[in-house]
RNA sequence: GUUUGAUUAUGGCUCAGGAUGAACGCUGGCGGCGUGCCUAAGACAUGCAAGUCGAGGGGGUUUAGACCCCCGGCGAACGGGUGAGUAACGCGUGGGUACUUCCAUUAAGUUCGGGAUAACUCUCCGAAAGGAGAGAUAAUACCGGAUGUGACCGCAAGGUUAAAGAUUUAUUGCUUAAUGCGAGGCCCGCGUCCCAUCAGCUAGUUGGUAAGGUAAUGGCUUACCAAGGCUAUGACGGGUAGGGGUACCGAGAGGUAGAACCCCCACACUGGGACUGCGACACGGCCCAGACUCCUACGGGAGGCAGCAGUUUGGAAUUUUGGACAAUGGGCGAAAGCCUGAUCCAGCGACGCCGCGUGCACGAAGAAGGCCUUCGGGUUGUAAAGUGCUUUUGCUGAAGAAAAAUUUCUGAUUGUACUCAGCGAAUAAGAGGUUGCUAACUCUGUGCCAGCAGCAGCGGUAAUACAGAGACCUCAAGCGUUAUCCGGAAUCAUUGGGCGUAAAGCGUACCGAUAGGUGGUUUUAUAAGUUUUGCCUAAAAUACCGAAGCUCAACUUCGGCCUUGGGUAAAAUACUGUAAAACUAGAGGGGCAAAGAGGUGCUUGGAACGAAUGGUGUAGUAGUGAAAUGCGUUGAUAUCAUUCGGAACACCGAAAGCGAAGGCAGAGCACUGGGUGCCACCUGACACUGCUAGGACGAGAGCGUGGGUAGCGAAUGGGAUUAGAUACCCCAGUAGUCCACGCUGUAAACGAUGAAUACUAGGCAUGCGCGAGUAUCGACCCUCGUGCGAGCCGUAGCUAACGCGUUAAGUAUUCCGCCUGGGGAGUACGGUCGCAAGACUAAAACUCAAAGGAAUUGACGGGGACCCGCACAAGCGGUGGAGCAUGUGGUUUAAUUCGACGGUAAGCGAGGAACCUUACCAGGGUUUGACAUUCUUCUGCAAGCGCACGGAAACGUGUGACCCUCGAGGGUGAAGAACAGGUACUGCACGGUUGUCGUCAGCUCGUGUCGUGAGAUGUUCCCUUAAGUGGGAGAACGAGCGCAACCCCCGUGAUAUGUUGAUUUUCAUAUCAGACUGCCAGCGUUUAAGUUGGAGGAAGGUGGGGAUGACGUCAAAUCAGCGUGGUCUUUACGCCCUGGGCGACACACGUGCUACAAUGGGUAGGAACAAAGGGACGCAAAAUCGCAAGAUAGAGCAAAUCCUCUCAAAAACUACCCUCAGUUCAGAUUGUGGGCUGCAACUCGCCCGCAUGAAGCUGGAAUCGCUAGUAACCGUGAAUCAGCCUCGUCACGGUGAAUACGUUCUCGGGUUUUGUACACACCGCCCGUCACACCAUGGAAGUGGUUAGUACCCGAUAUCUUCGUAAGAGGACUAAGGUAAGAAUCAUGACUGGGGUGAAGUCGUAACAAGGUAACC
Repeated sequence: GUUUGAUUAUGGCUCAGGAUGAACGCUGGCGGCGUGCCUAAGACAUGCAAGUCGAGGGGGUUUAGACCCCCGGCGAACGGGUGAGUAACGCGUGGGUACUUCCAUUAAGUUCGGGAUAACUCUCCGAAAGGAGAGAUAAUACCGGAUGUGACCGCAAGGUUAAAGAUUUAUUGCUUAAUGCGAGGCCCGCGUCCCAUCAGCUAGUUGGUAAGGUAAUGGCUUACCAAGGCUAUGACGGGUAGGGGUACCGAGAGGUAGAACCCCCACACUGGGACUGCGACACGGCCCAGACUCCUACGGGAGGCAGCAGUUUGGAAUUUUGGACAAUGGGCGAAAGCCUGAUCCAGCGACGCCGCGUGCACGAAGAAGGCCUUCGGGUUGUAAAGUGCUUUUGCUGAAGAAAAAUUUCUGAUUGUACUCAGCGAAUAAGAGGUUGCUAACUCUGUGCCAGCAGCAGCGGUAAUACAGAGACCUCAAGCGUUAUCCGGAAUCAUUGGGCGUAAAGCGUACCGAUAGGUGGUUUUAUAAGUUUUGCCUAAAAUACCGAAGCUCAACUUCGGCCUUGGGUAAAAUACUGUAAAACUAGAGGGGCAAAGAGGUGCUUGGAACGAAUGGUGUAGUAGUGAAAUGCGUUGAUAUCAUUCGGAACACCGAAAGCGAAGGCAGAGCACUGGGUGCCACCUGACACUGCUAGGACGAGAGCGUGGGUAGCGAAUGGGAUUAGAUACCCCAGUAGUCCACGCUGUAAACGAUGAAUACUAGGCAUGCGCGAGUAUCGACCCUCGUGCGAGCCGUAGCUAACGCGUUAAGUAUUCCGCCUGGGGAGUACGGUCGCAAGACUAAAACUCAAAGGAAUUGACGGGGACCCGCACAAGCGGUGGAGCAUGUGGUUUAAUUCGACGGUAAGCGAGGAACCUUACCAGGGUUUGACAUUCUUCUGCAAGCGCACGGAAACGUGUGACCCUCGAGGGUGAAGAACAGGUACUGCACGGUUGUCGUCAGCUCGUGUCGUGAGAUGUUCCCUUAAGUGGGAGAACGAGCGCAACCCCCGUGAUAUGUUGAUUUUCAUAUCAGACUGCCAGCGUUUAAGUUGGAGGAAGGUGGGGAUGACGUCAAAUCAGCGUGGUCUUUACGCCCUGGGCGACACACGUGCUACAAUGGGUAGGAACAAAGGGACGCAAAAUCGCAAGAUAGAGCAAAUCCUCUCAAAAACUACCCUCAGUUCAGAUUGUGGGCUGCAACUCGCCCGCAUGAAGCUGGAAUCGCUAGUAACCGUGAAUCAGCCUCGUCACGGUGAAUACGUUCUCGGGUUUUGUACACACCGCCCGUCACACCAUGGAAGUGGUUAGUACCCGAUAUCUUCGUAAGAGGACUAAGGUAAGAAUCAUGACUGGGGUGAAGUCGUAACAAGGUAACC
């Protein structure tokens, strides 16, 4: 940083730091000091790595310098390498002793003899390696005798035991013994990884005696005897691993590691064995066996780099087949000296640490270029250029050490370090990063693509996250990445965590109780723990402190400190332990008393239920949301009587009681466990806890055997429901439920809270006791106190919060159990138990970045409460059916331009598509353009208008007259350049505007207060309202946007002015008055807000209507009203024109008109009755003509005057006809003749006359409007407009109703409460099977390896032993090998099981709300 809309805590994941024997990528100037096969203890070509001594001896050759061979001595057991094995006295630390000697010192001695043998010579065998025989010879080689200071054995007597010489006469050796130094051998205490899914192991095993063996102790070995020894403080087994000093990290405690350097151990191709030697069971020795490689004449031989280089293989990866013995050290030697891949140096590698450099100063025209830009500029940037200076480094030249000790000689490194001179800024900068964590930002490209990423995450057309560029940041000869370790991580918690709900208290803790841990009061002793002091040790190096040396540093050297440990000696005695003595407050016992569904067994009761028998009685009964299956005329249900059966126990009964928990309920009896109170009589710490060891109990279901079975009732059958219904509902019904005996051993076995003890406010009621008081004759009751239980509330305190709170989840102590992210999984494998089902114990691979707790705000609920609305209901009239009009979809078309799509699109944009409009299509034309601004050039000319020709027109061609101040100029033309233009795209880039929830009553803020916080309070509660309207209460007090009011119209009146026929005033305008619950009564809370009724009034409780639309929701609508970012287009996606299309037509939907008729239609008449508009490109009268539309005409009027429209409103009213018919209803459609507008009426206008006379007889499911001057019915006007598709829209008046009980239901909304696994917010979330792909894993007939044992067979060399003079033969033991049956473990395996993962698959809808059957165990 990351779980959430936000919060808090829990909890994991991830990052920033340091480190490395590192590797990889990009880059790379120098020097110093370090360091370099971590993998295959794989295999190795070649060279070198251990020799030396002539002053021990013999010989050969010879140039007389010496060299070589052999015997002999010493060394080769050191040094160097590696870490395979080893969990061990291997290592570390501290002790012990029975052993060994090169050397030093001391003491004694060093005598007399002997026989061989190699080299050599000769002969022979063999390919070779090598070997055999014969002969000769020496010694400091070998052997015998003597001596015995001493040593050894022995009680003693006594016995046993040595030598080597050389020589220059200085010495140096040799033998025996003792002592010492140093090193080693052996033994012991303590410490030293993981697994208990390893719990029992062990026969030389444990001990003893005797013998053997060893340098030495010892079962080290053998014989005999005994039966021991180890183990929960982890034996045995398995896995892994060299150990330490130390190194890295960490504040520390501690965690991790064991490269380099130092100490120890082990190993040397694999396994075994001994020899020699002081020392080995021996890296560059020997023998045998095995594998591998090489040589071979096939008979036989040779070899061992885990020494230094080097090769090959493996691997991400690790160097030169270098120089020198000058120094340090080692071996030999008297010495000179020789040997030394130990070592000292050099080479290679930025592998690490350290140091230095890549220049310094000045330099603004803030150059050019790059990048960005709001086009002004900004930035790169004093950076560069330029001017001056310096020379670390580099190159060249010169000079030139120390390391060399002392008596001399001797330098690989090295002509190195260092010094001087010269040259010239000259030779020298990259890597990573720039969304947050985390320092550093812009442009372009890309468009969930390509890609990035440590985590969160970024990318779907404006990406600071990809890629490139510029700028910036960090580090720097390096920078990043990967891997690993520590840290952060208090995330294994000793320091320093937790367990009611997040992971976590075992189901109980009953049993004489076991191991273990802990333990009341007092005294004495002791001194084990504990504390103090001294001594020994704790190698050096490292680390720390202080100095010193390399120019500094790294590095090195010196001194000090440290090494918290172990051992030992002496003290102290508070606490713990141990021993002893005492006490009574813990614990137990005794006496008395009361309570209780505590347990077991036996006996017994009534109600209910079912069945059987009999009676009465007749058609239904039962069941459900509604039904059906079922039962019933063979008589049910119902009812009465009798009998039988099994199970459970109403009332009492309760927040009650008892029990360790599970659990326990009719009554009686018997047996029996535990707790409580009172007394203070007894014991005297006897206590608490308690494992994986031993028992016990343990609901329900289930299992076994045998009974029993009324009711209920898994499974199962049937009936319903349903898309399905293996369910929910109904009818039946088997196991089971019951009893006895046995098993199982689990539950959400829960207070989700282990047991014990002590302490820490109270209040209320309650069960069982005891005491006191009051009261009573006495008792009960009542009050107070007290003990033990069981509840509710609550203080302090605790808690993440919720909550807990003397019955703690508070404060402390003791002991036990358990937890460490989610999933995989309480699963697999293994083991134990079980008849089985299964239980207990209990992982990993893999996968995710979360999973989970509590609380908050919303939203939602087929949750609750309250309230409102033409929301329902009550009514009136419609739509949906017909014809037509109009809009939409669809289809069609060259085009049928585009937009709008539930409510909130569809008579909507459009308040007027014949051309135009017009955006669409076809064709024709045009390109600085139809329109704007600017510039350049030509400069021509007015432009324009008229005429003629071509053409469908646009347009083109020609022609005529014509401005002016005659200069510029204005205007205009042509060419060119910037640009214009776009109804092209994106309403998911936007502004503005609009719809909707909704004219619903809500939405917020400041300060204060509460809460860790998100948040809450205010805004809640009660009453009231149309209203968050008002009143009262209240940790709130105020305020804002909304409500209301202010504005407009209508309704009454007054005044003024004007108009008019209208001064009792019609109308208009302006200003006022009026209505405020003001008055009365009831209700309300006595008083409030208010409410009901009344009075008065034109109007009464908002008087009626309009305008006015809070915070916000729907990525709602609009880029085609307009504006606008970005993208696209530019002889076209622009512009002009003609014609066509937007008007199509099988069909579907919406909105309307007209009807279907008599409450009607037609005709006629009359003195019926309005309001509000419009009029000059206009409204138009009279008069005349026409059946009419209309025409002629043109009075009047810029309008209270004239016109529309005036003698008309229409419905209404009156009279007559029609008489229930597809009609005298209805008017579509069609024919024909006219009129009007217009350039034009064919596609495609309206109107009139005549003729024609379609469907339609009141409309299915469903659905709409309306609460009063409203619905319904009736006409009138206007905008747009040449005309009109208007039956639309917006206004105006006329006539003028019905109904509302009410809020159960439907829809929408508001407030509040509740639940929630939702927050993209239920159109949410989410589960399981199936299908597909991939991944890891379990099982599996088997198959293949590895490891360690057992039994048997075979058995090399060596050693021991027997025989043998010897050669040799036999025996014992043993490596390797073989056979057999098993064990453990790894890999693999057809098939198979589940698991995990995977944007858009299938089937359902199990869970979350009462999730639609509450969920879960």

RNAcentral holds the sequence, with entries from ENA, Greengenes and SILVA. Predicted 3D model of a 1417-nucleotide RNA (small-subunit ribosomal RNA) from an uncultured bacterium. It matches the Rfam family "Bacterial small subunit ribosomal RNA".